Notes: This is a predicted structure of a 72-nucleotide RNA (transfer RNA) from Lentinus brumalis. Its Rfam family is "tRNA". Rfam's curators write: Transfer RNA (tRNA) molecules are approximately 80 nucleotides in length.
[in-house]
């Protein structure tokens, strides 16, 4: 050079066209002589990045970056 897979919360990952989710982490409450452990609620996201297709994109298309990997 050529192809395939991946880029969503601080961390691991879900979400296949209609207002973004879960768990763990973190805050505050309950509980407890403290603490844990539970258990309840709350912050936290320009969905790597541009253009594009649609009424409408994290999802589709083109195209750039970043990680993996496979040919040559």
């Nucleotide at each position: 050079g050529g192809c395939c897979u991946u880029a969503u919360a601080g961390c691991u990952c879900a979400g296949u066209g209609g207002u973004a989710g879960a768990g763990c982490a973190u805050g505050c409450g309950a509980u407890u002589g403290c603490a844990g452990a539970u258990c309840g609620c709350a912050g936290g996201g320009u969905c790597u990045c541009g253009u594009g297709u649609u009424c409408g994109a994290a999802c589709c298309a083109c195209g750039a970056u970043g990680a993996g990997g496979c040919c040559u």
Its mean pLDDT, the model's own confidence on a scale to 100, is 83.